[in-house]
Predicted 3D model of a 363-nucleotide part of an RNA (large-subunit ribosomal RNA, domain IV) from a Candidatus Omnitrophota bacterium.
Its Rfam family is "Bacterial large subunit ribosomal RNA". Gene Ontology terms of the family: ribosome and structural constituent of ribosome.
The RNAcentral record of the full RNA draws on ENA.
Context: one part of a larger RNA
RNA sequence: CUCUCGUUAAGGAACUCGGCAAAAUAGCCCCGUAACUUCGGAACAAGGGGUGUCCUAACUGGUGAAUUAAUUCAUUAGGAGCCAGGUAGGAUCACAGUAAAGUGACCCGGGUGACUGUUUAGUAAAAACACAUCUCUCUGCAAACUCGUAAGAGAACGUAUAGGGAGUGACACCUGCCCGGUGCUGGAAGGUUAAGGGGAGGAGUUAGCCCUGCCGCAAGGUAGAGGCAAAGCUUUGAACUGAAGCCCCAGUAAACGGCGGCCGUAACUAUAACGGUCCUAAGGUAGCGAAAUUCCUUGUGGGGUAAGUUCCCACGCGCACGAAUGGUGUAACAACUUGGGUGCUGUCUCAACGAGAGACUCG
Numbered sequence: 001c002u003c004u005c006g007u008u009a010a011g012g013a014a015c016u017c018g019g020c021a022a023a024a025u026a027g028c029c030c031c032g033u034a035a036c037u038u039c040g041g042a043a044c045a046a047g048g049g050g051u052g053u054c055c056u057a058a059c060u061g062g063u064g065a066a067u068u069a070a071u072u073c074a075u076u077a078g079g080a081g082c083c084a085g086g087u088a089g090g091a092u093c094a095c096a097g098u099a100a101a102g103u104g105a106c107c108c109g110g111g112u113g114a115c116u117g118u119u120u121a122g123u124a125a126a127a128a129c130a131c132a133u134c135u136c137u138c139u140g141c142a143a144a145c146u147c148g149u150a151a152g153a154g155a156a157c158g159u160a161u162a163g164g165g166a167g168u169g170a171c172a173c174c175u176g177c178c179c180g181g182u183g184c185u186g187g188a189a190g191g192u193u194a195a196g197g198g199g200a201g202g203a204g205u206u207a208g209c210c211c212u213g214c215c216g217c218a219a220g221g222u223a224g225a226g227g228c229a230a231a232g233c234u235u236u237g238a239a240c241u242g243a244a245g246c247c248c249c250a251g252u253a254a255a256c257g258g259c260g261g262c263c264g265u266a267a268c269u270a271u272a273a274c275g276g277u278c279c280u281a282a283g284g285u286a287g288c289g290a291a292a293u294u295c296c297u298u299g300u301g302g303g304g305u306a307a308g309u310u311c312c313c314a315c316g317c318g319c320a321c322g323a324a325u326g327g328u329g330u331a332a333c334a335a336c337u338u339g340g341g342u343g344c345u346g347u348c349u350c351a352a353c354g355a356g357a358g359a360c361u362c363g
Base pairs, nucleotide, nucleotide: 001358002357003356004355005354006353007352008351010349011348014347019344027051028050029049030048031047036041038170052092053091054090055089056088057087059085060084061083062082063081067077069075093097105342106341107340108339109338110337111336112334113333117129118128134167135166136165137164138163139162145154146153147152171329172328173327174326176259177258178257181256182255183252184251185250186249187248190247191246192245196241197240201236202235203234204233205232208228209227210226211224212223213222214221215220260278261277262276263275264274287321288318299315300314301313302312303311
C1' cells in the first nucleotide's frame, strides 16, 4: 500500500449524479395514532412509556390434602399445600435488563403502472408483458380457426352465458367530429373480363382438272417445269357467348386512419366576442397541458432554500397533448422513478488508531 472488519474529538450530508455505502431503527406489553379512502384500509402510521434479579401483598386460573355430612362404597361440603399468570408496593446490581445473537428507520409532495403475478438462464425486474374489466369481429356444429399432401387430429367428448381473432387494461366520470383515401360488409342495373363454347374466313396437303412433250386413227396410255383445286386431315381463326374480381352504388371508425389557412374589426394601448375570404371528408369537442410529450427554455408568476437548470402550484403563445393506438382522476400496492424533511452517522471537513489476511524482506 490492497482487502475484510472495529473505534473515534468537534461538526453532522458541508460528500456525491444521487445519503451510494455505513450508521441508525428493531423483540414483547401498554398508551396513542392524521390527511385521504373503493369504508376493507391507510396502521407496527406518527409519537411516547415499560422490560433484569429478589422480597411482600392481595387477586385470577389449574390441581386438590386434612376434615365434614347423610348414607352407602361412591358422592356432598371443605379449602391447606403446590404450580402458573399478570398487577401493585418495596429492595437491589450494573454505563447498559428484547444486556449476546437474531431483529422495521420514519414522514411529506409529484410521476407512472390499479393490484398479487411474469420477463431479457450469463449487463436491463421496469413505467415493459400479463391481468380481471370493457368493446369490436368471426363461428349454427361435419363450426370458425390451427396442424397435416391425405386419412385424420386439436378446437371439444364443448354448442353462441360456447369457441377463435383483434384492441383496451381495476374502479369513477367519460369516450366528440370525419366514410373523401385504404380495408371490411352488403348490392346487383350497366362497363370491363379468363379458360371454355362458337365457328365466318384464311393457309398447308392432294384425288382430280388445265397446259406441254411422246406413243396412238381414236378411246386412251405415259412423262413433266407450272397453274387451279373438292372432300378428308392438319393448322390458324373474326363476330357472338362467357363467373368471380375490378370499375360502380351504399353502409361501417372501441376498422387502418384524419381532425386547416389568410385578412380586417371595440372611444388609450393591447386583444378580438364579431365580420370577410379560400380550401377540406371533416377542421381537435370535454378534459389535461413547458408534461416520461415544450425546440426556443434555466418560458413567466408564486412556493420551498441564505442561494434551486431539479421539485411543487399556477398561466397557455400545445415547435409537435387529446379521448379504448383510450382522455382525465384515483384509495391500496411497488427491490419503480423524482423532489423535500426528521433521526442517524468517517459520505465528508480530514484524517487517525487498532485487529486479521495479503503484498514486501529473509528463509
Source information: Its mean pLDDT, the model's own confidence on a scale to 100, is 85.